[in-house]
RNA sequence: AUGAUUAUACGGGGAGAGAACGCAUUAGCUGCGUCGCCGAAGGAGCAAGUAAUGAAAAUUAUGAAUCUCUCAGGCAAAAGAACUCGUAUAGGACG
Numbered sequence: 001a002u003g004a005u006u007a008u009a010c011g012g013g014g015a016g017a018g019a020a021c022g023c024a025u026u027a028g029c030u031g032c033g034u035c036g037c038c039g040a041a042g043g044a045g046c047a048a049g050u051a052a053u054g055a056a057a058a059u060u061a062u063g064a065a066u067c068u069c070u071c072a073g074g075c076a077a078a079a080g081a082a083c084u085c086g087u088a089u090a091g092g093a094c095g
Stems, first nucleotide, its partner, number of pairs: 006090008018035001020034005036075003042071001043069003049062005
């Protein structure tokens, strides 16, 4: 001197699916119950591979996602939101 992955903050973009029904009510962004539905907060599951044991078959452990599940969350708007873009800061891979 170049300034990668990454982290944090702020700002922009940012999907899906019920303004469901019943009862109660302090009248609310409320409580309880009943069914329907969504996946992109969070959480959980695992393929190849790897490791261990075993003669082998196999077993166990580890093991990713926007895949799967739907515990949580959500199903008008607002808010939130994975992810993404920009700016700033931190950091210092590589040469």
The prediction has a mean pLDDT of 78.
Glycine riboswitch aptamer from Psychrobacillus psychrodurans, 95 nucleotides, folded computationally.
The organism belongs to Psychrobacillus, within Bacteria.